Model confidence (mean pLDDT): 81 of 100. This is a predicted structure of a 73-nucleotide RNA (transfer RNA) from a Candidatus Woesearchaeota archaeon.

[in-house]
RNA sequence: GGGCCCGUAGUCUAGUGGCUAUGACGUUGCCUCGACAUGGCAAAGGUCAAGGGUUCAAGUCCCUUCGGGCCCA
Numbered sequence: 001g002g003g004c005c006c007g008u009a010g011u012c013u014a015g016u017g018g019c020u021a022u023g024a025c026g027u028u029g030c031c032u033c034g035a036c037a038u039g040g041c042a043a044a045g046g047u048c049a050a051g052g053g054u055u056c057a058a059g060u061c062c063c064u065u066c067g068g069g070c071c072c073a
Base pairs, nucleotide, nucleotide: 001072002071003070004069005068006067007066010025011024012023018056027043028042029041030040031039049065050064051063052062053061
């Protein structure tokens, strides 16, 4: 330099155009227990890497940029 893939909550992850973006772990509160652990319930936490475009509607499709990984030279 060329090609391909990936970027979603603190971490991992579902989501292949249509309700208020999914679940697990973690965190916080409550319940359970004599207490702890386990278990149950609830809550907080997301500029969907950034910008632009297409569309009635974009995490999803297109373009550019940034970051990461793999292959070729």
Notes: Its Rfam family is "tRNA". By type it is a transfer RNA.